[in-house]
RNA sequence: AGAGGGCCGGGCGGCCGCGGCGGGGACUUGUCCCCGGCGAGGAAAGUCCGGGCUCCACGGAACAACGGUGCCGGGUAACGCCCGGCGGCCCCUUCGGGGGUCAGGGACAGUGCCACAGAAAGCAUACCGCCCGGCUUCGGACGGGUAAGGUCGAAAGGGUGCGGCAAGAGCGCACCGCGGUCCUGGCGACAGGGCCGGCACGGUAAACCCCACCGGGUGCAAGACCGAAUAGGGGCGGCAUAUGGGCCACGUUCCGGCUCGUCGCCCGGGUUGGUCGCUGGAGGCGGAGGGCAACCUUCGUCCUAGAGGAAUGGUCGCCACUCCCUUAACGCUGGGGAGUACAGAACCCGGCUUACAGGUCCUCU
RNA sequence: GGCCCCGUAGCUCAGCUGGAUAGAGCGCCGGAUUCCUAAUCCGUAGGUCACAGGUUCAAAUCCUGUCGGGGUCACCA
Numbered sequence: 001a002g003a004g005g006g007c008c009g010g011g012c013g014g015c016c017g018c019g020g021c022g023g024g025g026a027c028u029u030g031u032c033c034c035c036g037g038c039g040a041g042g043a044a045a046g047u048c049c050g051g052g053c054u055c056c057a058c059g060g061a062a063c064a065a066c067g068g069u070g071c072c073g074g075g076u077a078a079c080g081c082c083c084g085g086c087g088g089c090c091c092c093u094u095c096g097g098g099g100g101u102c103a104g105g106g107a108c109a110g111u112g113c114c115a116c117a118g119a120a121a122g123c124a125u126a127c128c129g130c131c132c133g134g135c136u137u138c139g140g141a142c143g144g145g146u147a148a149g150g151u152c153g154a155a156a157g158g159g160u161g162c163g164g165c166a167a168g169a170g171c172g173c174a175c176c177g178c179g180g181u182c183c184u185g186g187c188g189a190c191a192g193g194g195c196c197g198g199c200a201c202g203g204u205a206a207a208c209c210c211c212a213c214c215g216g217g218u219g220c221a222a223g224a225c226c227g228a229a230u231a232g233g234g235g236c237g238g239c240a241u242a243u244g245g246g247c248c249a250c251g252u253u254c255c256g257g258c259u260c261g262u263c264g265c266c267c268g269g270g271u272u273g274g275u276c277g278c279u280g281g282a283g284g285c286g287g288a289g290g291g292c293a294a295c296c297u298u299c300g301u302c303c304u305a306g307a308g309g310a311a312u313g314g315u316c317g318c319c320a321c322u323c324c325c326u327u328a329a330c331g332c333u334g335g336g337g338a339g340u341a342c343a344g345a346a347c348c349c350g351g352c353u354u355a356c357a358g359g360u361c362c363u364c365u
Numbered sequence: 366g367g368c369c370c371c372g373u374a375g376c377u378c379a380g381c382u383g384g385a386u387a388g389a390g391c392g393c394c395g396g397a398u399u400c401c402u403a404a405u406c407c408g409u410a411g412g413u414c415a416c417a418g419g420u421u422c423a424a425a426u427c428c429u430g431u432c433g434g435g436g437u438c439a440c441c442a
Stems, first nucleotide, its partner, number of pairs: 001365008010319007018039002021036007041342001045353002048351005053219001055217002066215005071085005086104001087102006105210002110208002112204003127150002129146005135140001158176006177199001178197008223276004233267007244260005283302008320340007366441002368436005375391004384422001394408004415431005
């Protein structure tokens, strides 16, 4: 200097102010005053996962559909999170190893796609080459063999070497790779080894899909309770009444259809509003023990936002850190100046992701 | 607060079961026509497909994460 990760993320005091709570007081009875104590975060953010809680639905189980997760083992209330391991890839290496990273099931269940270029792109092919044969106007054309070389492409149906051959080719052999099977070790992912096979099996599942596992929906504006004046609804009772009033229709009338006032009591819905839900919880810190670790057990101790259109702020002084200026000068000392991030609870908790001045610690190079 | 939706040219939108020059209409600019303008005709320019990372041979399109905007009591009291 670089990479990865953990922790902290200003301190003390004065004055003025804001929001709840507790106590006291004043009066104009819902406002004000006084005192005390408390009052943002590591991410309170994004709302991406998992839960608590709530109401709705639901007899149980299985299957289907839809959505999600995906190496193995462990942790956890649970998770797509965390820890440890395995495997692949990349980097370094003193070849012992170390560091980083991975959405890391299945492409021998099936389907689809692989543009352009190229001879040929998924049961593929022969354009240029190479070799053989007879032919020849000696330029080459034809027939056959081949896939080592060239060409195109992201990808061309094992790789390297030796042999072999007309030229070639797993055609033969050795090593590596691949497939099958068996043995050993491991809980397992997997690793190591033996034997067999000349190679048949390209990529893509963040395309459909298959397999295994998980999932009912909702989101504190959930939901529960109280409920004024006024205006509606329903019931009962009293009084009143209709040869009536109002409305529809009609040019008008008759016929026709609908409807009814007031008082008291009761019931129900419900707007503004009020109360609860509401913060002590899978909680923090410290010790001991278990575990490689995540984490677990146990003991002690502490707990103080809980508002409801939304408070948690401003200023001054001292200190802390960084930078700059000042003295000729690195530094010391003194003086002066500037800066100190990202951000802002709204039911709660466990994670992830993202933002972040500066400080500090660990690992690797 | 919760929930949901959308970002493609100056504006309004296609394209989003991947295939390479990303299109259309209106608008802008230039030219023609006209005495001039409008209308009409011809032509041109204009895009990091909001941003970043990943999957893939290949991404506007698929996946993930950010950023910005919108709906709102005719999404929820």
Molecule: RNase P RNA; transfer RNA
Organism: uncultured Sphingomicrobium sp.